The RNA shown here (transfer RNA) has 72 nucleotides and comes from an Oscillospiraceae bacterium.
[in-house]
RNA sequence: GGCCCGUUGGUCAAGUGGUCAAGACGGGGGCCUCUCACGCCCCAAUCGGGAGUUCGACUCUCCCACGGGUCA
Numbered sequence: 001g002g003c004c005c006g007u008u009g010g011u012c013a014a015g016u017g018g019u020c021a022a023g024a025c026g027g028g029g030g031c032c033u034c035u036c037a038c039g040c041c042c043c044a045a046u047c048g049g050g051a052g053u054u055c056g057a058c059u060c061u062c063c064c065a066c067g068g069g070u071c072a
Base pairs, nucleotide, nucleotide: 001071002070003069004068005067006066007065010025011024012023018055027043028042029041030040031039048064049063050062051061052060
């Protein structure tokens, strides 16, 4: 340098065009308890950046960045 794959809350991670963007761990609050733990309930926090297509984009296309694989 060419080709391929990936990038979603603090962490892991589902979601392949229209839903309130699931879930787990972690964090905050509450209930319970003499207290803690466990358990239960609630809350906050996420689509790498830019452009395009579309009535509508996390999702499709292009460029860039970063990570991984592979070939030379």
Source information:
The prediction has a mean pLDDT of 81. Rfam family: tRNA. It is annotated as a transfer RNA.